[in-house]
Molecule: small-subunit ribosomal RNA
Organism: uncultured prokaryote
RNA sequence: AGAGUUUGAUCCUGGCUCAGAACGAACGCUGGCGGCGUGCUUAACACAUGCAAGUCGCGCGCGAAAGGGUUUCGACCUGAGUAGAGCGGCGCACGGGUGAGUAACACGUGGGUAACCUACCUUCUGGCGUGGAAUAAUCGGUCGAAAGAUCGUCUAAUACCACAUAAGACCACAGGGGCUUCGGCCCUAAGGGUUAAAGAUGGCCUCUGUACACAAGCUAUCACCAGUAGAAGGGCUCGCGCUGCAUCAGGUAGUUGGUGAGGUAAUGGCUCACCAAGCCUGAGAUGGUUAGCUGGUCUGAGAGGACGAUCAGCCACACUGGGACUGAGACACGGCCCAGACUCCUACGGGAGGCAGCAGUGGGGAAUAUUGGACAAUGGGCGAAAGCCUGAUCCAGCAAUGCCGCGUGUGUGACGAAGGCCUUCGGGUUGUAAAGCACUUUCAGUAAGGAAGAAAAGCUAGAUGUUAAUACCAUUAGGUCUUGACGUUACCUACAGAAGAAGCACCGGCUAACUCUGUGCCAGCAGCCGCGGUAAUACAGAGGGUGCGAGCGUUAAUCGGAAUUACUGGGCGUAAAGGGCGCGUAGGUGGCUUGGUAAGUUGGAUGUGAAAGCCCUGGGCUUAACCUGGGAAUUGCAUUUGAUACUGCCUCGCUAGAGUAUGGUAGAGGGAAGCGGAAUUCCCGGUGUAGCGGUGAAAUGCGUAGAUAUCGGGAGGAACAUCAGUGGCGAAGGCGGCUUCCUGGAUUAAUACUGACACUGAGGCGCGAAAGCGUGGGGAGCAAACAGGGAUUAGAUACCCUGGUAGUCCACGCCCUAAACGAUGAGAACUAGCCGUUGGGGGUAUCAAAACCUUUAGUGUCGAAGCUAACGCGUUAAGUUCUCCGCCUGGGGAGUACGGCCGCAAGGCUAAAACUCAAAUGAAUUGACGGGGGCCCGCACAAGCGGUGGAGCAUGUGGUUUAAUUCGAUGCAACGCGAAAAACCUUACCUACCCUUGACAUCCUGCGAACUUUCUAGAGAUAGAUUGGUGCCUUCGGGAACGCAGUGACAGGUGCUGCAUGGCUGUCGUCAGCUCGUGUCGUGAGAUGUUGGGUUAAGUCCCGUAACGAGCGCAACCCUUGUCCUUAGUUGCCAGCACGUAAUGGUGGGAACUCUAAGGAGACUGCCGGUGAUAAACCGGAGGAAGGUGGGGAUGACGUCAAGUCAUCAUGGCCCUUAUGGGUAGGGCUACACACGUGCUACAAUGGCCGGUACAGAGGGCAGCUAACCCGCGAGGGGGCGCAAAUCCCAGAAAGCCGGUCGUAGUCCGGAUCGGAGUCUGCAACUCGACUCCGUGAAGUCGGAAUCGCUAGUAAUCGCGAAUCAGCAUGUCGCGGUGAAUACGUUCCCGGGCCUUGUACACACCGCCCGUCACACCAUGGAAGUGGGUUGCAAAAGAAGUGGGUAGCUUAACCUUCGGGAGGGCGCUCCACGGUGUGGUCAGUGACUGGGGUGAAGUCGUAACAAGGUAACC
Repeated sequence: AGAGUUUGAUCCUGGCUCAGAACGAACGCUGGCGGCGUGCUUAACACAUGCAAGUCGCGCGCGAAAGGGUUUCGACCUGAGUAGAGCGGCGCACGGGUGAGUAACACGUGGGUAACCUACCUUCUGGCGUGGAAUAAUCGGUCGAAAGAUCGUCUAAUACCACAUAAGACCACAGGGGCUUCGGCCCUAAGGGUUAAAGAUGGCCUCUGUACACAAGCUAUCACCAGUAGAAGGGCUCGCGCUGCAUCAGGUAGUUGGUGAGGUAAUGGCUCACCAAGCCUGAGAUGGUUAGCUGGUCUGAGAGGACGAUCAGCCACACUGGGACUGAGACACGGCCCAGACUCCUACGGGAGGCAGCAGUGGGGAAUAUUGGACAAUGGGCGAAAGCCUGAUCCAGCAAUGCCGCGUGUGUGACGAAGGCCUUCGGGUUGUAAAGCACUUUCAGUAAGGAAGAAAAGCUAGAUGUUAAUACCAUUAGGUCUUGACGUUACCUACAGAAGAAGCACCGGCUAACUCUGUGCCAGCAGCCGCGGUAAUACAGAGGGUGCGAGCGUUAAUCGGAAUUACUGGGCGUAAAGGGCGCGUAGGUGGCUUGGUAAGUUGGAUGUGAAAGCCCUGGGCUUAACCUGGGAAUUGCAUUUGAUACUGCCUCGCUAGAGUAUGGUAGAGGGAAGCGGAAUUCCCGGUGUAGCGGUGAAAUGCGUAGAUAUCGGGAGGAACAUCAGUGGCGAAGGCGGCUUCCUGGAUUAAUACUGACACUGAGGCGCGAAAGCGUGGGGAGCAAACAGGGAUUAGAUACCCUGGUAGUCCACGCCCUAAACGAUGAGAACUAGCCGUUGGGGGUAUCAAAACCUUUAGUGUCGAAGCUAACGCGUUAAGUUCUCCGCCUGGGGAGUACGGCCGCAAGGCUAAAACUCAAAUGAAUUGACGGGGGCCCGCACAAGCGGUGGAGCAUGUGGUUUAAUUCGAUGCAACGCGAAAAACCUUACCUACCCUUGACAUCCUGCGAACUUUCUAGAGAUAGAUUGGUGCCUUCGGGAACGCAGUGACAGGUGCUGCAUGGCUGUCGUCAGCUCGUGUCGUGAGAUGUUGGGUUAAGUCCCGUAACGAGCGCAACCCUUGUCCUUAGUUGCCAGCACGUAAUGGUGGGAACUCUAAGGAGACUGCCGGUGAUAAACCGGAGGAAGGUGGGGAUGACGUCAAGUCAUCAUGGCCCUUAUGGGUAGGGCUACACACGUGCUACAAUGGCCGGUACAGAGGGCAGCUAACCCGCGAGGGGGCGCAAAUCCCAGAAAGCCGGUCGUAGUCCGGAUCGGAGUCUGCAACUCGACUCCGUGAAGUCGGAAUCGCUAGUAAUCGCGAAUCAGCAUGUCGCGGUGAAUACGUUCCCGGGCCUUGUACACACCGCCCGUCACACCAUGGAAGUGGGUUGCAAAAGAAGUGGGUAGCUUAACCUUCGGGAGGGCGCUCCACGGUGUGGUCAGUGACUGGGGUGAAGUCGUAACAAGGUAACC
C1' cells in the first nucleotide's frame, strides 16, 4: 500500500466482498509445563445453608456454671467479679456489591460560596462548680403456639434534668463610619441580652483534709464543656462540554419575576400570602427513544469512529413504592414504620424474611469458577493496651479465557531400505526423514537441602521529658522472647532414561501451497466471483505441499481498508443530485480610507489538567509478559500581562458598487374597451342533378323530401394566413389582426445628486402551461368518454373512418403539477479570437440610402488555453476564483405506507422500514440486428422457357409394425444421402446351434512336415473314421515355414462418447473480403491504414489523404476448348500419282488436308474517336478465329455453425472378456393404414404406330469385349474369327429426314396391375433379381395453395457410354446430336458487400423484455376488534410519618397567685399504593383485505428497446 466483482471488450460512477488489528467471548478438533492477568455481557430473576460489624469492665449496676480443693454435715474456698445479658459510649453513613433508574449541574472541566456544615485528628485560648428526678437489667406476676407483649417493685452511671459561672461565641437597641434613588442599606459593637460541662484509671504524700495510710488533695494519662485556627470531607451554585428523532413545533399557572413571611447548615418559588404577566423556544423549547458519566480501552498515518469489563474518580440503587427517626454525617444494602407482590412458620388467633456482600443453589442462556485457607502482611472498627472483629484483603482451587516464556530432543547417517502415492514404466516423491551409530537431560518424575515476604507489639533494663517526686506516663539506644495462611514455596543439588509430551486449518482466483481415485447439477462446497450435468487442482478420500503451532479454525460484534457523509478530504449538463420562477425576513458575506478599542487572532507567565494507563529512560523477577523509580506528554480550561497586520465594534471621510433626477429609443411585456377582414359551420333563396363523402381498400354516414358543386343574403363563435426571422419582449409560466386608455421593465447619452444604501436568502409571501373542480354564461370548429356504429384482426374494449358530449372560449373562485429543460441556482471579478444578427450612441465619407470604423446592451454558429469519464463546454463556461442558498450518497421496495399540513374533490407537499439483489447506471468502442437511410451485386425479382405439387410406378425418409425390420445423415447445408449395386455373402440386426488364448498379431513349451483322398452323422459350423505324403537348411546339437495341443501375458469389439480428439468434408461463398509491422490519434476498448471522389467481376485500379508498407485472399500462373504455325506420321488421313474391287485408304505411295500429340504464336484496352480530372476507367469503332476475366474446369482467405463423421481410417477415456468377442444355418434390412422429398413414364396429333433412310462424341474390354454365320417372334442359344486394342469387339446412335396410317376418343394415347409361358446370371431367384413373348389394359384429358431450374451452344429435347457388378439402373458420373425465348429495369421478395444511423441486443432479433391471471413461500400496510405497557386530566380515597396551624381530647419533671400556665401527646389539615371515569401514546395480536418481493420449463397477449412495426416519454 491494495485486490476481486457490472461489459464481447473499455473508461467512469457506484455498491457488495476480501486481505489487517482487536475481544470479559462462545463453538469444533486437539492438548506437555510454568509465570502474570482475567472469569454471569443474559433474569436489578428467585434464593436453602454458613459466614460478611462489632468493640469497650480504664463509663455503670448486676453476675453464673462445669471443674478443682477443703470439709463429719451444713457449707466454704477457688474457678471469677470470669462467662453472660442489660444500661451507657464509639462504630454501624466506611469497606464490599450492582448499573435498574437518570439526557440531569448526573458526570467532566474551570470558577464562586461575604450564602454554608464538619464527629474522630492537630494547634491555640478558657473551663470542668452545685444539686435533682427517673429507668433497664435483676426479682415477682399475667397473656401468647411463637415472635413477643404487659403489670408491680428495687437500683447505678461519662444516661437524663435544673441552677451557678461566661474569657470567648451568638443577637444587634445607642453611638460612629461609608453609600444613597433620601425610602433606606452596609460596616463597626462600649453597654445590654442568650448559652456549658462528667468523669475514669494509675501513682504519690509537696500543699489541703482525715490522719500515717488513704482521699474529696496533688500529679500523670485518657475523657468532658465553650470557643479559635487548620487538615481532611461534604452541601449549594455558575460558564462550557455531553445520544438519536422535527413523521415531537409550540411549551409553561408556583409557571416567570417582585414584596413580605416561613423553612434550611446555607442561597433560592424550597413553601405560603399578595402583586405583576411574565418565562423557555428554529443557536431546537416541549415530547418521545436510548444510555450510568469520566480517566481511559480498541482501531486509525492523523482527524476521527466504536466502546465505557477488570483498575481508579464521581453518581445512583439495595424485593417494589412512600416516609421519617437517630446522628457530625443517612432519609441508611446485612436499621425502623407503612403499603404491595412473593416465600416461609403457625396451635389459624398471628408472626418472620429480603445474597445487586463472599461462597453456593435453582432458573435463564452460546456462555462465566470453590458452600477453600488465613488474619502472617496491607488497611479498617472498638479499646489506654493486650486484644477482639474484618468473605475488605492476602493466598490457594477450577478454566488454553488472554498475554508471555520453555519443552516435545541434538549430531551423524544413502543402499537414497521397506511401505505409501504418482508414473511418459525409464523413474520420481515421501526423504536424512526412518532404522542404525554417537551424545545431551531443560521441563515433568524421585530424593535431599532451602531464602525473602517480619516491621512491630510484649518483657527487661539505661537515658531524656513531665512532676514536689528517683512514682506513673511518654519517647528512645541495648538485650531477651516469640509471630508465616501461602508452603511438599521460589531457588539450588543429586539420580535414571530419548525416556512422559503435536496438533489444527488450508492448497480455483483474491491468497502461500497439486496430483490421483471416487462421485456425476447427485452428494455436497461457498467470504465474493462461483464450482458439481463421466477426464472436478473448487465436492469426498488419499499421497504430497503451504501456513500457524499448545494451539488452530469457525461464528458474533468493533475500527480499518471506505476519499462509501469527504473538517483534514467528495460531488450535482447526460451517472444519485439545481428548488418551476420571483419578492423578501432572520442569518451568512461585504468597496476605498482616518483615529480609537482589543472581542476574535497571536506571544509570554501563573494555576489547574488526580493516580494508574500510553510514550521516553533507569531498576527488579534467569528472559519476557509483569512490577517499579524518574521524566515527558495531557493538544483543554481559568487568571494575568504584552502585540495590533487582518476580521469585528465605535468613529472622520471618499466615490469606482448600488441608487435617484433629465432627454431619447426598440419591443407579440401586462391589463381593459372597441373595431376588422379571410375561412369553417349553420339558416334562407336561386341555378342544377345523382351522387357526395371517406379509405390502403371499404363500409357506417349524407342525398331524388334535391345533397355535393355553385351564386346571393344572413347568423354565430373561435382563431388571427402573408409580414415571420436560431428576430423581439418578459423572472419563469408565457406573449402575435388593428385602434385607444392605464401600466411594469430594459437600454442609451450627458451632467448633477445620495454616499456602501450591496449580494444571497432557511422559514414566509406572490406568480405559475395543460388537464381538472365549483357557480353562471357561451358553444362555430376541434374533440377524451360514448355509439357492443363501420372497418381491420385469431381477437381489436386500439391504431383508420363516420358521428359525438364534457372540455376547449368568457367572468369569478380553486387546484399548484410538467421532459415547468439550457435536464446547467443567483451575484461578482478575471482569462485568445473570427463570423452573423437585434436595439442605442459616436466617427469617416455622402444629396440621401447603403457602406466602413468604433463603443455598449442582447441573441447565435465555430473555436484557443483550460476543464471533462467521455460526449462535449469554451467571455451567454461545464475555464480560474469569491459569497450565499438548494440538493445527492448502490438497485428494487417507493416518491409508496403510516403520521402531519393543504385541497370541494381529484390529489399535492413532507416522507420511511421490513424484505430482496450483486449489481443498477453514464459515456464511448467493436460487432450483430432494424417492418432505418444511401450506394451496389446475384436466375434475387421482373421478362421468358420448361418443370414439381394432381396420376401410376421407381427410390429415399418419417411413422407404424416386427423376433429383427442393423446403424448413421434431419431447415437451406438430411431425405436416388454414406450405398460406384442387401437373393447367400455383404451384414453391423433377429432366432437357433456351436467355440473360448480364440477367425487375426507377438512371445513360450511339447508334438507333428506342410498338405491331401474317401466315407459317415448333422441345417451347417463341426465331429468321427480313413488314404496318400515325409519336403528345405545344417557346424548334426538343431533351425526356418506350416499344422495341432497347452500355459499365460494378451487378442477381439460396426460397444459408448463427433460435446474429449486428429484427419477429411459440408455451408455462408468463388462472396471480396480478413489481417499485420512501424508510425500517428485516443486515459482506454479501439481508431487510422481498409474511410472519401471516381472506377471495377473484384480492397480491381487511379486520385486524394497521418499514414507508409506488407501478408492471406482477387487476378494471373495450371488443365481443357476456340484460330494459326512448326515438328512427327501409325493403328489415323487420302488432295495429287498409280493399282485394284460390285463396293470400301483395300494396296503402292504421299505428308498437302482432317486428325493425333508435343512445342510455339495469338488478346495487351495494344490502336483510333469520344467521355472523364490531363488519371484509373468507361462507351463506340477498326483489325482479328477470338475483345475487354473469349467459354468451361481445377483452385475455396480470416473465420462461422460445440455443423457432419468414433460405422472409412486413426485415437484419449469408459465399458464387455465361456461374451457386447468368434463361427454356422435360416430370417431380416425388401414389412404397409398413411405422410413427405427426389425421379421416371404419361395424359397425346410439334403426337402414337409402321416402313425406308442420314449424321456423333466419349468411353470400356482377357475369369473380358466377342464378329461373321446358324436357331428362336423374342429375351437368348449355338458358334468361335479378331482384339491386352487410333487396328478387333461392345456398336444398331436417337431425335432428324422421306412416305403411310390414326382424327380428338380414355383412343392405334397411357402403360400400371394381374394370369400364363419362357430366357439369363448364379450353389440357390419362395420370401427377394433382371429380361422376353402372349393375354389383361388401372389411374391419368396438363394438375389447388404453394414451389423449383435456367441468360447461349444455355434451357428444353434426343440418344450413347462408364463405374459399381455373377446378375440387377427410372439413380450417379460422363458424352455428343438438335437447339430456343427473354432480360424494360432494380419498386418489391430472398441472399450478400460497403458507408451511415438507432439500439435497453452481445447465446447477438430464433435477441431482449412488460403486465394481468394461476400456484408456492416471505416480509409488510389497512382492519370490526382484542389483551397489555406508559402517560395526561377529573373527582373520590387515604396507611405510616415530619413540620406548622388547630374548633376537640389528654398530659411525670419546670413555673405557679394552686385556678392554671409553659411544653408535650392523640385527632383534623398534606400524601404513597390501590381503585373509578375519560383521553393521548407505544409495541403485540386479529377473521378478512391491499399492494410488494422471490420462485423451474405454467396461461394470455406483445407494451418497451430498430421509425419496435401507431416515435417514445413527462